A computed fold for a 371-nucleotide RNA from Nocardioides eburneus, annotated as Bacterial RNase P class A. The sequence is in RNAcentral, with records from ENA. Rfam family: Bacterial RNase P class A. On this family, see Frank and Pace, Annu Rev Biochem 1998: "Ribonuclease P: unity and diversity in a tRNA processing ribozyme". The organism belongs to Nocardioides, within Bacteria.
RNA sequence: CGGGCUGGCCGGGCGACCGCGUCGAGCCUUCGGGUCUCGUCGAGGAAAGUCCGGGCUCCACAGGACAGGGUGGUGGGUAACGCCCACCCGGGGUGACCCGCGGGACAGUGCCACAGAAAACAGACCGCCAGCCCUCGGGCUGGUAAGGGUGAAACGGUGGGGCAAGAGCCCACCAGCGACCAGGGUGACCUGGCCGGCUCGGCAAACCCCACCCGGAGCAAGACCAGACAGCGUGCGACGGCCUCGGCCGAGAGGGUGGUCCGCCCGAGCACGCGGGUAGGUUGCUGGAGGCCAUCGGCAACGGUGGCCCGAGAUGGAUGGUCGCCGGCUCGCAAGAGUCACAAAACCCGGCUUACAGGCCAGCCCGUCCG
Numbered sequence: 001c002g003g004g005c006u007g008g009c010c011g012g013g014c015g016a017c018c019g020c021g022u023c024g025a026g027c028c029u030u031c032g033g034g035u036c037u038c039g040u041c042g043a044g045g046a047a048a049g050u051c052c053g054g055g056c057u058c059c060a061c062a063g064g065a066c067a068g069g070g071u072g073g074u075g076g077g078u079a080a081c082g083c084c085c086a087c088c089c090g091g092g093g094u095g096a097c098c099c100g101c102g103g104g105a106c107a108g109u110g111c112c113a114c115a116g117a118a119a120a121c122a123g124a125c126c127g128c129c130a131g132c133c134c135u136c137g138g139g140c141u142g143g144u145a146a147g148g149g150u151g152a153a154a155c156g157g158u159g160g161g162g163c164a165a166g167a168g169c170c171c172a173c174c175a176g177c178g179a180c181c182a183g184g185g186u187g188a189c190c191u192g193g194c195c196g197g198c199u200c201g202g203c204a205a206a207c208c209c210c211a212c213c214c215g216g217a218g219c220a221a222g223a224c225c226a227g228a229c230a231g232c233g234u235g236c237g238a239c240g241g242c243c244u245c246g247g248c249c250g251a252g253a254g255g256g257u258g259g260u261c262c263g264c265c266c267g268a269g270c271a272c273g274c275g276g277g278u279a280g281g282u283u284g285c286u287g288g289a290g291g292c293c294a295u296c297g298g299c300a301a302c303g304g305u306g307g308c309c310c311g312a313g314a315u316g317g318a319u320g321g322u323c324g325c326c327g328g329c330u331c332g333c334a335a336g337a338g339u340c341a342c343a344a345a346a347c348c349c350g351g352c353u354u355a356c357a358g359g360c361c362a363g364c365c366c367g368u369c370c371g
Base pairs, nucleotide, nucleotide: 001367002366003365004364005363006362007361008360009359010358012326013325014324015323016322017321018320020042021041023039024038025037026036027034028033044342048353049352051351052350053349054348055347056218057217058216059215068214069213070212071211072210073087074086075085076084077083088102089100090099091098092097103209104208108207109206110203111202112201125148126147127144128143129142130141131140132139133138156174157173158172159171160170161169175199177196178195180193181192182191183190184189222283223282224281225280231274232273233272234271235270236269239250240249241248242247243246254266255265256264257263290309291308292307293306294305295304296303297302327340328339329338330337331336
């Protein structure tokens, strides 16, 4: 210098004006509030998808078992996880590094497309060998699995012996499986030795088996305050007398006045319950497994200690718009013009996944050149 790998970070800045929401103060108020004034604060790295895990709340629950769901190498971290860290094993890359849906296939059942003779208790299309027959092309019977051919996968590989031809039939080495021993490691596992039968296909994201985990619902959770109209039910009362028929007399639940009783006045409905703990309002609500810095322990994830800081809380749902200067990108000789990613809270938190214009920083690897 060129190419690449990994991790972390930013993701337009400043100012003016107008507008919106929360809270506080003032002002007005019919006391419910307000179209008013001032001040304060006002989205993200993913606020997203709502996939996984927890906090919180209510309901259920002696214990156990079944069903159902989930997880799946080992050790650690954490409130917990399907997340994170470190390591092991397998695969890829020259390498930095990356990927793994990584328990069990002699517990059982099932499946393995097409091609091929045969896809799992083996079996034999071509071929090879022996015997018999023959019209000399071949046919039949038996042996064989080295060679050919099919396939993603064909019942170990190479060499030698052996044989009618062959074959772990026998032998050496290698691969693989299993048992044992020694050493290292907390462990997954690794290294070495020795022995064995000569060899055993794959799929569990097919059922299944094993180990471990899991009660249900969710802030529209839950808690507090608490109506109105219709309609329905219950209780008390709408009653009685006289007469010249329009009045009179008595009784009257309840209400008004009033500190209370009496009194006075009004008087045909009144009270309670259901409707309904409904509508509506308040709360839950944002200071928390919180962030930053320092230090200690740890390879790390992370944890301990100390100091400092605190910044949305809406409920049809605010966080927007215009202009100026600067910045990035594109076009243009220039003046200048255009454009600025993905996307936006809704109880909170830890993760994962997905989207993202442009840019910054650090470490490492490979190639080439120079010293």